The RNA shown here (transfer RNA) has 68 nucleotides and comes from a marine eukaryotic metagenome. The sequence is in RNAcentral, with records from MGnify. The coordinates come from a structure-prediction model, not an experiment, and the mean pLDDT is 81. Its Rfam family is "tRNA". About the family: Transfer RNA (tRNA) molecules are approximately 80 nucleotides in length.

[in-house]
RNA sequence: CAGAUAGCUCAGUUGGUAGAGCACCUGACUGAAAAUCAGGGUGUCGGUGGUUCAAAUCCGCCUCUGGG
Numbered sequence: 001c002a003g004a005u006a007g008c009u010c011a012g013u014u015g016g017u018a019g020a021g022c023a024c025c026u027g028a029c030u031g032a033a034a035a036u037c038a039g040g041g042u043g044u045c046g047g048u049g050g051u052u053c054a055a056a057u058c059c060g061c062c063u064c065u066g067g068g
Stems, first nucleotide, its partner, number of pairs: 001066004007022004016053001024040005046062005
């Protein structure tokens, strides 16, 4: 200095109630599987405190990872 968001890899614009791909689960199909089709997000957004009507997002401190 950069980063920490789903099981993994990662998005998330100007603060407005969190997503994609893969994986996984359930059902259909099959003698049984695979493939295909239908349905399902599975999450304390690293921790804590603050600002705000409202925080993944802004600010302080701490932890961890990578780099100088």